[in-house]
RNA sequence: AGGGUUUGAUCCUGGCUCAGAACGAACGGUGGCGGUGUGCCUAUUACAUGCAAGUCGAGCGUUUACCGACUUCGGUCGGGAAAGCGGCGGAUGGGUGAGUAAUGUAUAGAUAACCUGCCCUCGAGUGGGGGAUAGCAGUUCGAAAGGACUGGUAAUACCGCGUAAAAUUGACCAGUUGCAUGAUUGGUUAAUGAAAGUGGGGGACCUUCGGGCCUCACGCUUGAGGAGGGGUCUAUAUCCUAUUAGUUAGUUGGUGGGGUAAUAGCCUACCAAGGCAAUGAUGGGUAGCCGGCCUGAGAGGGUGAUCGGCCACAUGGGCACUGAGACACGGGCCCGACUCCUACGGGAGGCAGCAGUAAGGAAUAUUGGGCAAUGGGCGAAAGCCUGACCCAGCGACACCGCGUGGAUGAUGAAGGCCUUCGGGUUGUAAAGUCCUAACACGUAUUAAGAAGGUGUUAGGUGUUAAUACCAUUUAGCAUUAGACAAAGGUACGAGAUGAAGUCAUGGCUAACUCUGUGCCGGCAGCCGCGGUAAUACAGAGAUGGCGACCGUUGUUCGGAAUUACUGGGCUUAAAGAGCACGUAGGCGGAAUUGCAAGUUGAUUGUGAAAUCCCAUGGCUUACCCAUGGAAUUGCAGUCAAUACUGUUUUUCUUGAGUACGGUAGGGGGGAGUGGAACUCCUGGUGGAGCGGUGAAAUGUGUUGAUAUCAGGAGGAACGCCGGAGGCGAAAGCGACUCUCUGGGCCGUUACUGACGCUGAGGUGCGAAAGCUAGGGGAGCAAACGGGAUUAGAUACCCCGGUAGUCCUAGCUGUAAACGAUGAGCACUAGGUGGGGGGAGAAAUUUCUCUGCUGAAGCAAAAGUAUUAAGUGCUCCGCCUGGGGAGUAUGGUCGCAAGGCUGAAACUCAAAGGAAUUGACGGGGGCUCGCACAAGCGGUGGAGCAUGUGUGUUUAAUUCGAAUCAACGCGAAGAACCUUACCUGGGCUUGACAUCCUAGUAUUAGCCGCCUGAAAGGGUGGUGACGCUCUUUGGAGUGGAACUAGGACAGGUGUUGCAUGGCUGUCGUCAGCUCGUGCCGUGAGGUGUUGGGUUAAGUCCCAUAACGAGCGAAACCUUUAUCCUUAGUUGCCAACGUUUAAGGCGGGGACUCUAGGGAGACUGCAUACGUUAAGUGUGAGGAAGGUGGAGACGACGUCAAGUCAUCAUGGCCCUUAUGCCCAGGGCUACACACGUGCUACAAUGGUCGGGACAAAGGGAAGCAAAACCGUAAGGCGGAGCGAAUCCCAAAAACCUGAUCUCAGUUCGGAUUGAGGGCUGCAAUUCGCCCUCAUGAAGUUGGAAUCGCUAGUAAUCGUGGGUCAGCCAUACCACGGUGAAUGUGUUCCCGAGCCUUGUACACACCGCCCGUCCAGCCACCGAAGCAGGGGUAGCCUGAAGUCACUGACCUAACCACGCAAGUGGAGGGAGGUGCCCAAGGAAGCUUCUGUGACGGGGACUAAGUCGAAACAAGGU
Repeated sequence: AGGGUUUGAUCCUGGCUCAGAACGAACGGUGGCGGUGUGCCUAUUACAUGCAAGUCGAGCGUUUACCGACUUCGGUCGGGAAAGCGGCGGAUGGGUGAGUAAUGUAUAGAUAACCUGCCCUCGAGUGGGGGAUAGCAGUUCGAAAGGACUGGUAAUACCGCGUAAAAUUGACCAGUUGCAUGAUUGGUUAAUGAAAGUGGGGGACCUUCGGGCCUCACGCUUGAGGAGGGGUCUAUAUCCUAUUAGUUAGUUGGUGGGGUAAUAGCCUACCAAGGCAAUGAUGGGUAGCCGGCCUGAGAGGGUGAUCGGCCACAUGGGCACUGAGACACGGGCCCGACUCCUACGGGAGGCAGCAGUAAGGAAUAUUGGGCAAUGGGCGAAAGCCUGACCCAGCGACACCGCGUGGAUGAUGAAGGCCUUCGGGUUGUAAAGUCCUAACACGUAUUAAGAAGGUGUUAGGUGUUAAUACCAUUUAGCAUUAGACAAAGGUACGAGAUGAAGUCAUGGCUAACUCUGUGCCGGCAGCCGCGGUAAUACAGAGAUGGCGACCGUUGUUCGGAAUUACUGGGCUUAAAGAGCACGUAGGCGGAAUUGCAAGUUGAUUGUGAAAUCCCAUGGCUUACCCAUGGAAUUGCAGUCAAUACUGUUUUUCUUGAGUACGGUAGGGGGGAGUGGAACUCCUGGUGGAGCGGUGAAAUGUGUUGAUAUCAGGAGGAACGCCGGAGGCGAAAGCGACUCUCUGGGCCGUUACUGACGCUGAGGUGCGAAAGCUAGGGGAGCAAACGGGAUUAGAUACCCCGGUAGUCCUAGCUGUAAACGAUGAGCACUAGGUGGGGGGAGAAAUUUCUCUGCUGAAGCAAAAGUAUUAAGUGCUCCGCCUGGGGAGUAUGGUCGCAAGGCUGAAACUCAAAGGAAUUGACGGGGGCUCGCACAAGCGGUGGAGCAUGUGUGUUUAAUUCGAAUCAACGCGAAGAACCUUACCUGGGCUUGACAUCCUAGUAUUAGCCGCCUGAAAGGGUGGUGACGCUCUUUGGAGUGGAACUAGGACAGGUGUUGCAUGGCUGUCGUCAGCUCGUGCCGUGAGGUGUUGGGUUAAGUCCCAUAACGAGCGAAACCUUUAUCCUUAGUUGCCAACGUUUAAGGCGGGGACUCUAGGGAGACUGCAUACGUUAAGUGUGAGGAAGGUGGAGACGACGUCAAGUCAUCAUGGCCCUUAUGCCCAGGGCUACACACGUGCUACAAUGGUCGGGACAAAGGGAAGCAAAACCGUAAGGCGGAGCGAAUCCCAAAAACCUGAUCUCAGUUCGGAUUGAGGGCUGCAAUUCGCCCUCAUGAAGUUGGAAUCGCUAGUAAUCGUGGGUCAGCCAUACCACGGUGAAUGUGUUCCCGAGCCUUGUACACACCGCCCGUCCAGCCACCGAAGCAGGGGUAGCCUGAAGUCACUGACCUAACCACGCAAGUGGAGGGAGGUGCCCAAGGAAGCUUCUGUGACGGGGACUAAGUCGAAACAAGGU
């Protein structure tokens, strides 16, 4: 720091996604040790059990058991559990986060509006009395909890009295002072108004022997001050929502009263009508806040566990009491819910303390030890209490550290995996050898955490009458206290012994092979893998990453500049409001004065500690901890500065405006006028159609249309001028005249003096269509009717036609309302037009509006460019992936239609912009081609041949080829064979190749026999060869063979979409590319385009291109002319000969043959052209502009064809999918199609006679003559391996005869009979001959094919394959031998340029909507159910407060001798206000559900059409 993903590729916009860090985590796999941290995020759900707040006998009375001492033996004294009175503490500590959006929190302040127990400092005091009461005892009620009554008792409990001012309150006087109310000091005066004792010691004096008294300590009372703590108030900050815009009646303020520690509507009575709110009140939702924590470069964003500060809560709700402090977690009362006990009458309880249980949940620990340390409560103290705390336990939950060994070790072991079979890899890895001992284990040993307390001895100091006591301090001694902890440290022992996994390996992203699977099973964060060769699934091996952890999931930040303050945008990608006016607000010209709010500097306070950072130190290191520093960017106070902003003062004129003089204009409103056209009406002329279209029809017309003339009526719109010309804010405005009126521009002076710009809300204007009411209605024309078109045609075309269009008055408020470009100001090269005005004699110049072009700059590019999309400033509006959706819902506006505002669920990985290269277009331009046209002949109709398809049949009818480019194609020849198919019979190392092992002995070979359809099976006979040894009997061994077994053979089985090779096709079309340079961010472009020309990217010219390659052309073959060489088997002009045949002699002249050459090159002339390339014409020439023909086929396209020519990967079969054989089938039989043949006849048929080729073939061959047969053929065998012989007759043609237009003397199918040939065989299933038979067919519908010259047409000939042949096919050969066109409108195909594109699998493309099916989420909905809130009403517990003749009442007062009476005061009870819970009936909001209805998203191959993309066919 970026990467992947939209495209054929590119740049951009833009979303999605990944790599990082973190966590109170969870899940999967695995798991050695230690340290430090950390652990119910969910149900503020319910809780069994134990513990978590007590203590003080030195405040008080009583005092059990028991112990000790004394004893007069009766007891007394000291200690002592427990309950009670009393004091202090239970308001801290600990837990939780429900509520709370401010009664909270944070920061800074205020308190002149307050309180404060314990603690500290200072002052004063502590006198003298009284009456009760618990405990206790007795009686009694109750199951219990708990009471009731009577009696008696103490206090540091309670209550009077006295004393007291520096205290409180009031009044007066004087002073100081502040910030408004005020604060404060001194003095005078009046009123109010305290206390308690306990313990230690003690010389004199007194004594009831307790003590008084003195003294010390603690306590108590009162006052002042302090420290710490708290209450209250203020400012600022503090989440989302406007689909919450108004809210508020104690509400806002005042006065009187009350109340509090204290201010205050805190409460109350009265008075006034205020208070808050767009700077967001009120309402709704969510949430404890902060220091901090996570992330980030930062700014920010997220978060609020552990630790610390604050707040709130303690079963839900309400209430007060006590107290210094509470409306009180382990206190009280009441109302609920729940649980438990009960004798049914009543009672008890509150873990959000620590453990623990249940439940919930993906998920979170022990019913542990100790008060040793730290801290807290009580106490004089010892001490007691303390689930605070310190420790331990559990959990890899997190962080940190350590270990699982180190060195050496090559035969590169074995095994695994891969393999091209050679090897490679795992891999120095292991084994082996030599070492080491950190951790864990064992044995032994040993610290720190302890400071202190108590007792005692000896001093010092203070106090005191005191050497006592007490307090404090120094030194010494003694004693006591460790949960943790079987820990930590140290030493020794032993031995590599106890300790490695997990995820990934297609790209992003480090790491690759094999096997299995076969769009299945599966993977996946994104892109995407998997349909038989998967580096993507699963397994294995190998490799990479991290490592006691690894991976996944979730969440947060980052990357994301993807909400942009730092730091984004709005012409076309999402995004400028349709336009203007204007409120609030924001921003604002020049000079000057004061102030100092903003701003800047300095300084002070604060910003708790912890955390982060730095330094140092302590744990073996690190995490961790300690100390110090820095930081805490903030807030507040004080002082200073005054440039800028602000505010204030006084001015200015340049911004803005006003006046004056001109000027252009379809600017706006109103009234009037006009002509052309149109339709209708009336009349005339006229006489058959008119109208309309691609073509028609509907329509109209003899009741007289259309046409034409004249007259009249009506409504709407204003031709020419007219122009990217004018005006207006936009919408918009077009005949002429008058009138009212707005704005602009120019000129000149004068005036005002910043009066300005923008503009949330708001207001106005606002095309067309539409709506309401009333008019009007010529033309046009939604809807509608009819006619056409069409498969359909609810459209396009035609004939009609109503709303509407027009006017008046209203409404609506939207448009691609567009320059797809908000408004204003300033600045920044030019060139060239147009409109308006001014200056000047003119040239020219100046102001303003409006166009084109273009520099820099900007921009993704296209483009824009003084009319900015450049450079800046100000203000407003708007955007944040596509779809869902401008939809739902709510609100609001509207008469309605509908407008404005405006989501979510769900779904996709894209959607999009600009440009590029192609392809395509029922786009354009140029140009070719038998492409059309012009011609000739066919096919399509008939019969037959042949191939194919569909269907059927069959045991099988083998397989392939499928538009052109399958279909007389593979097949240049299926009776058997071929043959791959079927049936049946057989073989199994095989019909064929190589190798190994074992065996046989006469094996191989040859000749037979039996069986059989054959193959095959069975069986008999005969019978070799090489080498060695040899006793010649033979033995051994080998090649070949056979038998048995094993490797393997074999496969026309599958995949042409795994392939090679070969081939077809576009297309013999003229194209396809490269190097360097240049242009472009880039894909790419240029070159290769342009102007000419050509058959051609052929050549020339121009040219940011210059060159080059593959193609084209040429080179090759053939053919056409000539020359030359050669002359047999070819030829024969002249000569000779002849049986008359170039036969012979001869000849090379000619033809011909086959070698070598020549020739043609736009070379020449002329015209055109650019002086070019070239083209036209002509000459010469056998041939003329590549002479004709062939071979030759660029980059590529069609996953074109072929695994059945061949080769070949993978897969499959292996007594069969292999091999052999017999028979059958490929030839079936109905239809359809393709390709052909023969015909339909007289340009002909038949018969007779006659003539002229070329190119081929021939030995298992071609075969002559002669003879036989009507013929096929037979016989025969001369000649010939062929320029010699044969096939071989060429046919059309010529000539003579006949036929005479007929289904014929045309035509020959079909069928019958008889023959011939080939062949093992002719039935399925051959060809030929003769005789007989004599079908369809009389020139062929729509449609369609070939051909431009020796071509078409027509005529025959040959060859291959082949025994024969279904050949009319194919491949060649020659004979005769035309017509037409010189054009490019159209059909088809092709090339180049250009244009559009939503196509790129490229138009056989893409793609839209309804319907059908499945599935998902949502909306509406009669309702149903549940939750929250709430105005008013009813009832009203506990409790405070207030009130209250009757009941009760110790202290004080009065009276009284007393009893007692009365009073003050208190209590109970009652009443009233307030009020929790509850009740009835509403209102409101949220959630769930809901028959049915609605659209939406998604889902390989459904239906109907064809809306969009090309002019997408309107």
Molecule: small-subunit ribosomal RNA
Organism: metagenome